RNA sequence: GCGGAUAUGGUGUAACGGUAGCAUCUGAGCCUUCCAAGCUUUAGGUACGAGUUCAAAUCUCGUUGUCCGCU
Numbered sequence: 001g002c003g004g005a006u007a008u009g010g011u012g013u014a015a016c017g018g019u020a021g022c023a024u025c026u027g028a029g030c031c032u033u034c035c036a037a038g039c040u041u042u043a044g045g046u047a048c049g050a051g052u053u054c055a056a057a058u059c060u061c062g063u064u065g066u067c068c069g070c071u
Base pairs, nucleotide, nucleotide: 001070002069003068004067005066006065007064010024011023012022013021018054027041028040029039030038047063048062049061050060051059
């Protein structure tokens, strides 16, 4: 330099173009003599910039990061 894959809460992982879920973690409450476990509940997310569309995490283009391969 070229090609491919990938980017979603703190972490891991889903999501036919149509309200972004689940698990775990954090906070609060219940239970318990206390702790652990258990139950309820809260907060927190689509890498960035454009385009297509009534509507984009999803499709298209570009940028950035990571990984793999070729030279």
A computed fold for a 71-nucleotide RNA from Microcoleus sp. FACHB-53, annotated as transfer RNA. The same sequence occurs in records of 2 taxa. The sequence is in RNAcentral, with records from ENA. It matches the Rfam family "tRNA". Rfam describes the family as follows. Transfer RNA (tRNA) molecules are approximately 80 nucleotides in length. The family's RNA type in Rfam is transfer RNA. Its mean pLDDT, the model's own confidence on a scale to 100, is 82.